Predicted 3D model of RNase P RNA and transfer RNA as a complex of 470 nucleotides. Rfam match: Bacterial RNase P class A. Gene Ontology terms of the family: tRNA processing, ribonuclease P activity and dimeric ribonuclease P complex. Rfam classes the family as a ribozyme.
RNA sequence: CGAUCGGGGCAGGCGAUCGCUGGCAGCGCAAGCUGCGAGAGGAAAGUCCGAGCUUCGCAGGGCAGGAUGCCGGGUAACGCCCGGUGGGGGUGACCCCGAGGAAAGUGCCACAGAAAACACACCGCCUCACCGCCUCGAAAGGGGCCGCGGGGCAAGGUUGAAAUGGUGGAGUAAGAGCCCACCGCGCUCUCGGUGACGAGGGCGGCACGGCAAACCCCAUCCGAAGCAAGGCCACAUAGGGAGGCGAUGUUCCGAAAGGGACGGGAGAGCGGCCCGCUCGAGCCUCCGGGUAGGCUGCUCGAGGGAUCCGGCAACGGCUCCCCUAGAUGAAUGAUCGUCAUCACCGCUCGGGGCAACCCGGCGGCGAACAGAACUCGGCUUACAACCGAUCGGACC
RNA sequence: GCGCCUGUAGCUCAGCUGGAUAGAGCAUCGGACUUCGGAUCCGAGGGUCGUAGGUUCGAAUCCUACCGGGCGCG
Numbered sequence: 001c002g003a004u005c006g007g008g009g010c011a012g013g014c015g016a017u018c019g020c021u022g023g024c025a026g027c028g029c030a031a032g033c034u035g036c037g038a039g040a041g042g043a044a045a046g047u048c049c050g051a052g053c054u055u056c057g058c059a060g061g062g063c064a065g066g067a068u069g070c071c072g073g074g075u076a077a078c079g080c081c082c083g084g085u086g087g088g089g090g091u092g093a094c095c096c097c098g099a100g101g102a103a104a105g106u107g108c109c110a111c112a113g114a115a116a117a118c119a120c121a122c123c124g125c126c127u128c129a130c131c132g133c134c135u136c137g138a139a140a141g142g143g144g145c146c147g148c149g150g151g152g153c154a155a156g157g158u159u160g161a162a163a164u165g166g167u168g169g170a171g172u173a174a175g176a177g178c179c180c181a182c183c184g185c186g187c188u189c190u191c192g193g194u195g196a197c198g199a200g201g202g203c204g205g206c207a208c209g210g211c212a213a214a215c216c217c218c219a220u221c222c223g224a225a226g227c228a229a230g231g232c233c234a235c236a237u238a239g240g241g242a243g244g245c246g247a248u249g250u251u252c253c254g255a256a257a258g259g260g261a262c263g264g265g266a267g268a269g270c271g272g273c274c275c276g277c278u279c280g281a282g283c284c285u286c287c288g289g290g291u292a293g294g295c296u297g298c299u300c301g302a303g304g305g306a307u308c309c310g311g312c313a314a315c316g317g318c319u320c321c322c323c324u325a326g327a328u329g330a331a332u333g334a335u336c337g338u339c340a341u342c343a344c345c346g347c348u349c350g351g352g353g354c355a356a357c358c359c360g361g362c363g364g365c366g367a368a369c370a371g372a373a374c375u376c377g378g379c380u381u382a383c384a385a386c387c388g389a390u391c392g393g394a395c396c
Numbered sequence: 397g398c399g400c401c402u403g404u405a406g407c408u409c410a411g412c413u414g415g416a417u418a419g420a421g422c423a424u425c426g427g428a429c430u431u432c433g434g435a436u437c438c439g440a441g442g443g444u445c446g447u448a449g450g451u452u453c454g455a456a457u458c459c460u461a462c463c464g465g466g467c468g469c470g
Base pairs, nucleotide, nucleotide: 001392002391003390004389005388006387007386012339013338014337015336016335017334018333020039021038023036024035025034026033027032041369045380046379048378049377050376051375052374053226054225055224056223060275061274062273063272065222066221067220068219069218070084071083072082073081074080085099086097087096088095089094100217101216105215106214107211108210109209122157123156124153125152126151127150128149130147132145133144134143135142136141165183166182167181168180169179184206185204186203187202188201189200190199191198192197230296231295232294233293240287241286242285243284244283245282249262250261251260252259253258267279268278269277303322304321305320306319308317309316310315341367342366344364345363346362347361349360350359351358352357397469398468399467400466401465402464403463406422407421408420409419415453424440425439426438427437428436446462447461448460449459450458
C1' cells in the first nucleotide's frame, strides 16, 4: 500500500432532581399512593425471500400463474449459508459468476458488408472459347494485354460484435480437411471421484454462429390470506328504501295443516379459471342508518451464553447457567454537576527545537446510522471514532 | 399489513415488442413583421432518460438492488 475474517456500537460512566410504560408486593371501598425491580437495535429499517401461528369445506383432478436452475452438504425451511467443480479477473493475498437446454419449435441479429444462417460470391485467383490490339517469326504458329461469355475456387482483400474450425506442411491450373502433424470440436472406452468433473486411449475430417436477464422446453418447488389473522365479552340494531334476476311443475300420504319422492332452478360455497362436489329459495347492486369500547392472541423461543466432543466448514450433539420491552396515537425521556476518550479551534501558558513543528496544560465546540408494534431464520441497504487476528506485494 | 403505478428538457408528455443524431407542445433566447407591443413566421440553445450494478455486439427500453413521488383495499 492492500486482501480476508472478526469485535464494538453515544450524546459514554457515576451522582442528584423531575417525569413516562409495564410487572410484583403493601395500603385503600374506589380514584390512587408507597416501595422494589425492568424498559430499543445491529441493523428495530427496506418489506426482498423462507417459516412458525391463525382463519378459510385448500376433498380431488386439470389448466393458467409464480419462483428456482453446476455438484455435494447444512437447515424447520429458503432464492440463505458452507465446501468443491468449471469459467473469468488480479504480480499476489484473494475476488466475481442468474453457471440447465440453441443437433423440440418460433423469433431477433440495426448500420456496414458479396454474404447474418435452406449460406453466398463484390473485388480477387485459375482455366477455356471468341473479338480487338501489340509483338516474335518467311510461314505454320507462339507470347502478352484489354473486353465479353462459360466453368472451377474460397487462399487473400473489404464489413462487422460475430463470417461455416486454427497454425504449419504437403498438394494443385488456382485452391480447398482434399490429405498429413499438433491444437480445438464431436462420439466412445478405461481409470479416479458420492457427484459436478478431471486424466489418458481410440474413432470421426468437422456435421452444430450468437441471443433463453426473447418467447419457449425440461427438472424441482409453491392452496389462499394475513395479528386490522383469529377468539371472548360488552354496546348498538329495523333486517329501512330503490332497482334488477330467479323457482313455485308432477306425483304419493293425509279430512286439513303439513310432509315425502322425482324434475327444474337464478345464485352461493369457490379467494385466477374449468371439470367435479355440496347447498339452494331466495340472490345481486346502490342509497340510508347503527356501533367502532375492553380482554385475549402477546411474548419462553427452531431463545441466549460457557466448557467439551464430532465435522475442513456451514452446522450438529452432551452438560451447566440465564430470563432479557410489550406500548396502542403509541412509553423507554429531560435538566444539572462531575469524570474520561477521540477529532477540530483558540490561548500574552510551560518545556524541547535554528526552524517547520512536537509534548503537556487551560478554555470552547462536536461525537454515526437510526426507534420495537405477532414471533423467528436469512438477504439487502445505512453507519462516527476505535480495537484485534491472519495473509499478500513493494521498499528499507 | 397487503397489492399496484410512476420517475425522460424549466413544465406537460411521446418513445419502453432493444439498433446508435432521444423527440413533440408550451416556455427561454435571437431574427423577421410592426410606430411599439401581442399574435404569426424562421432559427437556436437546453437532457449524466431518478441512482448504482449486470445481461447483450449494443440499454431510455431487459434484469437486480437502492432513492423519490403517488394510488387502492382491509